This is a predicted structure of a 119-nucleotide RNA (SAM riboswitch aptamer (S box leader)) from Sporolactobacillus inulinus CASD. Rfam family: SAM riboswitch aptamer (S box leader). About the family: The SAM riboswitch is found upstream of a number of genes which code for proteins involved in methionine or cysteine biosynthesis in Gram-positive bacteria.

RNA sequence: CUCUUAUUCCGAGUAGGCAGAGGGACAGGCCCGAUGAAGCCCAGCAACCGGUCGCAUACGGCACGGUGCUAACCUGCAGAAUAACGAGGAUGAUCUUCUCGUUAUUCUGAUAAUAAGAG
Numbered sequence: 001c002u003c004u005u006a007u008u009c010c011g012a013g014u015a016g017g018c019a020g021a022g023g024g025a026c027a028g029g030c031c032c033g034a035u036g037a038a039g040c041c042c043a044g045c046a047a048c049c050g051g052u053c054g055c056a057u058a059c060g061g062c063a064c065g066g067u068g069c070u071a072a073c074c075u076g077c078a079g080a081a082u083a084a085c086g087a088g089g090a091u092g093a094u095c096u097u098c099u100c101g102u103u104a105u106u107c108u109g110a111u112a113a114u115a116a117g118a119g
Stems, first nucleotide, its partner, number of pairs: 001119008013042001016041003022032003026076004043070003048066003051062004077109014
């Protein structure tokens, strides 16, 4: 780097230390930051893998080891459903129905991130 599976909503530093200008994946917004960004240490959260305990393969506990995480948010690319509005077709006309477009909401996937496994 690629693939597979699972997860993403809850939780955890507004008063820790070093450091010193960036950061929130990407793009556009919007925002955070010298009242201190990234990074490192410490602390904490969670429990994916290992470990361990409960007669334990399932289920649950612990948090010892390997990771991860500890501001908040909107949109994106594809599809579906519902609603509103508009245009067109069917009908002599209305109702109704069909198609298309726009907008909004919801959902699914894609993208992204993390873990475990494989290459």

RNAcentral holds the sequence, with entries from Rfam and Ribocentre. The same sequence occurs in records of 2 taxa. The model forms 97% of the base pairs in the Rfam consensus.